[in-house]
RNA sequence: UGCCGAUACUAGUAAACUUAUCGAAAGAUAAGGACACAAAGCUAUGGGCCUACGGGAGAAAUCUCCUACGGUCGCCAAGCUGCCGAA
Repeated sequence: UGCCGAUACUAGUAAACUUAUCGAAAGAUAAGGACACAAAGCUAUGGGCCUACGGGAGAAAUCUCCUACGGUCGCCAAGCUGCCGAA
């Protein structure tokens, strides 16, 4: 230094849920709260998944289907960066 992740230390993030705000929704942000996390730090680049305002197709009763230009990095991969430390 790289792979790796035991014991410990220091520092950190924060699922569900609640409240408020934004959003068509998925979801996001803030506060509270901890299920977990050694990259649960960052980037939607590839795949997956969620949503479908708008657009398209069909129907004719207000419905059904398709579609990401919207999301998710706490789904996986890839890239960049980073704390500590045995085998």
Molecule: c-di-GMP-I riboswitch aptamer
Organism: Anaerosolibacter carboniphilus